[in-house]
Molecule: SAM riboswitch aptamer (S box leader)
Organism: Bacillus thermotolerans
RNA sequence: GCCUUAUCGAGAGAAGCGGAGGGAACUGGCCCGUCGAUGCUUCAGCAACCGGCCUGUGCGGCCAAGGUGCUAACUCCAGCGGGAGCGAUCCCGAAAGAUGAGCG
Numbered sequence: 001g002c003c004u005u006a007u008c009g010a011g012a013g014a015a016g017c018g019g020a021g022g023g024a025a026c027u028g029g030c031c032c033g034u035c036g037a038u039g040c041u042u043c044a045g046c047a048a049c050c051g052g053c054c055u056g057u058g059c060g061g062c063c064a065a066g067g068u069g070c071u072a073a074c075u076c077c078a079g080c081g082g083g084a085g086c087g088a089u090c091c092c093g094a095a096a097g098a099u100g101a102g103c104g
Stems, first nucleotide, its partner, number of pairs: 002104001003102006013043005021032003026079004044071003049067002051063004075096001080093005
């Protein structure tokens, strides 16, 4: 990296380094950013996929020491298909993406 599968409307920030763009890619929109963002490191936290326990299984519940993950905005929103509406706009699904677990 490919494949399978589950989830993606909730939750959780300080310090140090660094110095210009960043929010996955393209387009459009909208935001964040020299009052220092994005990123990296440390610490802290959130959550509960794996994990442990209540049971032998399922459902459900509890825990958080360990493996991951995450800590602006719904995955920031739309793009493709369908539907509602006079319209503004809204709803559903897909695609793409992210994360976990599994397979070779």